[in-house]
RNA sequence: AGAGUUUGAUCCUGGCUCAGAACGAACGCUGGCGGUAUGCUUAACACAUGCAAGUCGAACGCGAAAGUCUCUUCGGAGGCGAGAGACGGGUGAGUAACGCGUGGGUAAUCUACCUUUAAGUGGGGCAUACCUGGCCGAAAGGCCAGUUAAUUCCGCAUAAUAUCUCGACCUCCUUGGGGGUUGGGAUCAAAGCCCGGAUUACGGGUGCUUGAAGAGGAGCUCGCGUUGGAUUAGCUUGAUGGUGGGGUAAUGGCCUACCAUGGCAACGAUCCAUAGCGGGUCUGAGAGGAUGAUCCGCCACACUGGAACUGAGACACGGUCCAGACUCCUACGGGAGGCAGCAGUGGGGAAUUUUGCGCAAUGGGGGAAACCCUGACGCAGCAACGCCGCGUGGGUGAUGAAGCACUUUUGUGUGUAAAGCCCUGUCAACAGGGAAUAAGAUCUGGAGUUUAAGAGAUGUCAGAUUUGAAUGUACCUGUGGAGGAAGUCCCGGCUAACUCCGUGCCAGCAGCCGCGGUAAUACGGAGGGGGCAAGCGUUAUUCGGAAUUACUGGGCGUAAAGGGCGCGUAGGCGGUCCGGUCAGUGAGAAGUGAAAGCCCUCGGCUUAACCGUGGAACGGCUUCUCAUACUGGUCAGCUUGAGUAUGGGAGAGGGAAGUGGAAUUUCCGGUGUAGCGGUGAAAUGCGUAGAGAUCGGAAGGAACACCAGUGGCGAAGGCGGCUUCCUGGACCAUGACUGACGCUGAGGCACGAAAGCGUGGGGAGCAAACAGGAUUAGAUACCCUGGUAGUCCACGCCCUAAACGAUGGAUACUUUGUUUCGCGGGUGUCGACCCCUGCGGAACAGGAGCUAACCCAUUAAGUAUUCCGCCUGGGGAGUACGGUCGCAAGGCUGGAACUCAAAGGAAUUGACGGGGGCCCGCACAAGCGGUGGAGCAUGUGGUUUAAUUCGUCGCAACGCGCAGAACCUUACCUGGGCUUGAACUGUGGGGGACGACUCUAGAAACAGAGUUUUCCCUUCGGGGACCGCCACAGAGGUGCUGCAUGGCUGUCGUCAGCUCGUGUCGUGAGAUGUUGGGUUAAGUCCCGCAACGAGCGCAACCCCUACUCUUAGUUGCCAUCAUUAAGUUGGGCACGCUAGAGGGACUGCCUGGGCAACCAGGAGGAAGGCGGGGAUGACGUCAAGUCCUCAUGGCCCUUAUGUCCAGGGCUACACACGUGCUACAAUGGACGGUACAAAGCGUCGCGAACCCGCGAGGGGGAGCUAAUCGCAGAAAGCCGUUCUCAGUUCGGAUCGCAGUCUGCAACUCGACUGCGUGAAGUUGGAAUCGCUAGUAAUCGGAGAUCAGCAUGCUUCGGUGAAUACGUUCCCGGGCCUUGUACACCCCGCCCGUCGCAUCACGAAAGUUGGUUGCCCCUGAAAACGGUGGGCUGACCCUUCGGGGAGGCAGCUGUUUACGGUGUGAUUGAUGAUUGGGGUGAAGUCGUAACAAGGUACCCCAAGGGCGAACC
Repeated sequence: AGAGUUUGAUCCUGGCUCAGAACGAACGCUGGCGGUAUGCUUAACACAUGCAAGUCGAACGCGAAAGUCUCUUCGGAGGCGAGAGACGGGUGAGUAACGCGUGGGUAAUCUACCUUUAAGUGGGGCAUACCUGGCCGAAAGGCCAGUUAAUUCCGCAUAAUAUCUCGACCUCCUUGGGGGUUGGGAUCAAAGCCCGGAUUACGGGUGCUUGAAGAGGAGCUCGCGUUGGAUUAGCUUGAUGGUGGGGUAAUGGCCUACCAUGGCAACGAUCCAUAGCGGGUCUGAGAGGAUGAUCCGCCACACUGGAACUGAGACACGGUCCAGACUCCUACGGGAGGCAGCAGUGGGGAAUUUUGCGCAAUGGGGGAAACCCUGACGCAGCAACGCCGCGUGGGUGAUGAAGCACUUUUGUGUGUAAAGCCCUGUCAACAGGGAAUAAGAUCUGGAGUUUAAGAGAUGUCAGAUUUGAAUGUACCUGUGGAGGAAGUCCCGGCUAACUCCGUGCCAGCAGCCGCGGUAAUACGGAGGGGGCAAGCGUUAUUCGGAAUUACUGGGCGUAAAGGGCGCGUAGGCGGUCCGGUCAGUGAGAAGUGAAAGCCCUCGGCUUAACCGUGGAACGGCUUCUCAUACUGGUCAGCUUGAGUAUGGGAGAGGGAAGUGGAAUUUCCGGUGUAGCGGUGAAAUGCGUAGAGAUCGGAAGGAACACCAGUGGCGAAGGCGGCUUCCUGGACCAUGACUGACGCUGAGGCACGAAAGCGUGGGGAGCAAACAGGAUUAGAUACCCUGGUAGUCCACGCCCUAAACGAUGGAUACUUUGUUUCGCGGGUGUCGACCCCUGCGGAACAGGAGCUAACCCAUUAAGUAUUCCGCCUGGGGAGUACGGUCGCAAGGCUGGAACUCAAAGGAAUUGACGGGGGCCCGCACAAGCGGUGGAGCAUGUGGUUUAAUUCGUCGCAACGCGCAGAACCUUACCUGGGCUUGAACUGUGGGGGACGACUCUAGAAACAGAGUUUUCCCUUCGGGGACCGCCACAGAGGUGCUGCAUGGCUGUCGUCAGCUCGUGUCGUGAGAUGUUGGGUUAAGUCCCGCAACGAGCGCAACCCCUACUCUUAGUUGCCAUCAUUAAGUUGGGCACGCUAGAGGGACUGCCUGGGCAACCAGGAGGAAGGCGGGGAUGACGUCAAGUCCUCAUGGCCCUUAUGUCCAGGGCUACACACGUGCUACAAUGGACGGUACAAAGCGUCGCGAACCCGCGAGGGGGAGCUAAUCGCAGAAAGCCGUUCUCAGUUCGGAUCGCAGUCUGCAACUCGACUGCGUGAAGUUGGAAUCGCUAGUAAUCGGAGAUCAGCAUGCUUCGGUGAAUACGUUCCCGGGCCUUGUACACCCCGCCCGUCGCAUCACGAAAGUUGGUUGCCCCUGAAAACGGUGGGCUGACCCUUCGGGGAGGCAGCUGUUUACGGUGUGAUUGAUGAUUGGGGUGAAGUCGUAACAAGGUACCCCAAGGGCGAACC
């Protein structure tokens, strides 16, 4: 510090996810030791049991017992008294608050114990507990009578620098106040105890009382800071203030009476929700964000609610009273209790410990002290819960052991790892030794201080005694011995680490992207490897990465985002200058910012964690002083911002009134006759009752042609005939006036297209709805004919638009060019224009700059300032609920659950388009002939079958693999056999020549029996070849996967394309080149050009063919000469032919066009513009075809999926399709005669003549290894005869009989022949195929395969046409361009209803909880007030009877908790039913959108739909 993920690829926007750190954690697997921290985050749920706050006899009375004898020791319970119990410990429910934090104030206050200091401590009195006696009660407890004490209580005395009051003065400063000096008056106190000495006097200690100070603590108060919600906007009656009074330690509506009517709030009151706050902790570079366990500070609480008492302090965790809930005891009458103290229990929960030891230390309470108490605390126990440290060994050791895994079978890895050898001894175990934490306390003695004192007290020195829970612990030593001690996660990318097996979209994994459908580095196992390590992973949560809420540090034309537009309030911001101020701002100083923590230094534990010392820091707040540039506030000015004035011109700016012509429609009249109208084509409609057309007249409404313009005006919406009236704004000129008056603008107010609403008018045209006609599978649409609201006017609402420049307003600055509108100036002119120039508008092009790019560019999207509005992934959703506005429609405001990993912008390359342009092709058109109908052949599908083997499926499968299935082939089926096998290689053992022949059984394979034969070499031991047997390596497979592959092939397509290097452009994908203008069959060539070159393709080079020359003449040929039946022979090689080598054609020449390339025409020529044909197939596409040609990875079978044999099947047959043959006839059939080819093939062959047969064929065997012989007769054609339009003398299927040939064998299942039979079929629907010249059509020949079998295939020649205007259309293709939501690329993508499943949410008659407002009722305890006839010790008076003051009980009033009635608000849960929404491999209906998406799409509004996208 970044990375993965949207795309075919790219850049951007933007979300999601990951790597880091952390934790009071939990879960899974595992677990050696120690140190040190930490340990109910949930039910502030309920609690059994024990402990957690007691102490003092030196305040007081009583006094058992023991000892003993008059002096001591003192245990104990209880009470009175005193101090404590308000600390310590726990928890975080409540609290959004002066609660907390920080800094102030208290002149408005209190303070026990402690310290310092001043003064005092006199003298009396009345009670009461304990106790004794009695009574009640189950208990808890209570009552009565009697007795007694005090540091209990009550008067009195004394008294101030105390308090109050009346004065005087000084001073500070302020709220009629504080501090000081001084005078007068009034009022207020106490308690003793201990020690020594003495027994009156004294001294000491400790208490007590009154003051004054201090320290520490507490109360109150103020400034600032302190969560979210406006779908909470108004709240408040003691409320805000005043006066008097009360109350408090103290201010104060804190309380009360009266008076006034205030107070708070958009700088967020009130209400709701949530929450203890801080130091800190975690994270982060920081700013921030999150958090508030342990430790420290503050607050609040103590079963729930209320209340006070005591006290220095409480409205009190282990106190009291009352009410409530719960639990327990009970004799049923009544009582008791409060673990959010430490342990512990139940419960809840994913989850959190021992009912331990000790007061030895530290600290606290009491005490004079000893000492007692202390679940605070110190320790121990449990838990890997965290952090830190250590160990599980070290060295050596290669036969690189075994095992395991992989393997190309050679080896490689694990791996110096192990074993082995040599060592060490941490930890643990055992044994031995053994600290520190202890300071004090008590006693004795010495010299001091105090004292009259050697008493006591006090400090110090010396000595003695004594105190340890942890603990025989830390630590040290020894013993033995590598012995007791390693796991866990991961290994597709991110992200370090790879192989095998299993599985087969299953099982499973997954943080994101995504893996798994038979070769999974992603699942599971194994081997190996990587990371961390007594831990490792997972989960939850927080911060980070995330600049993804942006203060630091983001944005808003198109990605989310500018308000529809203006005016304007608060607020924010603001020109220039003088003076003064110092609030902001800057500097310095002081105070504070607790400690702990973080950071730094040093130190202590062997180290570290941990702990200690010191420092730094703590961004802050407060106070004082200084500075005065800037900002603010203030005073006085200025003119440039802004405004005013005067003078001008421009304009569809607004409102009102009037007025004009054209056109449509309707009505009236004339002329006139059969159609009009409408469409892609029609129909509905109108018209013989006279339409349409045409002429004239009239009525009425709405809109204003031309001018008209990237012209004008307006804030926007918007504004268009002409005239008049009223009226707003902008601009220009002048530079007179005011003097910052400005900009923006949350709320607010006004305006705001169309549609829509209300009332009343109006209504020509147009036209939602509606009706009809068409179209269509349907057509609730598009098209047509009609047609109502509406459109128009007046008044009032509505308030939305893709209200757009998708661009808020203002100001300033920043290169240019062109056009245009308005006004002005200059020059100039007779004048107009032109030209130069200033200001203000409106456009275009383009530079810097900016931008993701597109683009914007002085009218900014540039550079800056200022103010407002808005955005933060997509969907859900602009929906729900709530509020508000509206007559309604609806508007504004505006979520969540849930769900996805994307959604999106710009640009790129392709592909596609019922987009465009250019061009080509038997692509169409023009023609010729077919297919589709028939019969048959053949292939396929389907069906059938034991099997009908398999493959091939649009073009590019289907007379295809198959150039030839009776057996074989053959892969299939049935049956019978074999198992190292039918064929191959090798090893070992053992035997034998091999081979040939005969017989038996059998369908054969095969099995059995028999005869015959006796190999080669030799060193004689044996070896070799060959053949059986046994065993082992291994064979074999037309079994699977063509989606694991090679090779080969098809196809686009013989289409003209496909690329590269360097350079250049672009952030990039990419572009350029290859585009453009021409031209070509061609990316062929030329010209131009940020390109220049090159490669694979094209063309050429190759073959055949057309002409010719030359060479060579046998088997070929024959003109001349001879000869024959015949080129038969002699002869010849001239010609033809054959087959070698050459020539020839190149736009070379001419004319015209053109820059050129090239094109058109012509000449010559056998051939002319590529002469014709072939071979030749670029980069690539289709996971195209083939594992059954062959090869091959992997998988599978191994007495079978191998192999041998026989028979069957591949030849089946209701049917459908493809490809063909033969036909349907007269351009023909039949018969007879007769002519002319080319190319092939032949010795396991072709087979002549001749003979036989009607024929297929048979006999025969000459010749031929082929220019020699044979197949071999070419056929159509030509000549002649016949048939005469008919299911025929057409057609030949089918069937019967008889044969021939091949072959081991023609039944299933061959071909051919003869005779007989004589089916369909009379030119073929929709549709569809081939062909552009020696072509189509037609005619025959040959060959491969092959024993036989050809309508198929390949090839050869014969005869031999028609047509092409042309490129609009169909199909395919090429180039350029355009649109795109496609990229699996239109056979694409994609929308909505309906149906099914599931999830969350809304509504809902209601039901049921929580919280809360208001009214009223009730009214415990307590406090205060009143009363107090009952009761009453201290003080006063008294006649001693009593009375008074005061007090208590009781009664009562006020306040008020719990509770109750009623009525609201708010927030949950639930609810028959209902509504839409989301999600879900293969459901239904259509096809709305994306291309002109087939009616351009979209926005707002209204209407419609008997389905929906929609119209």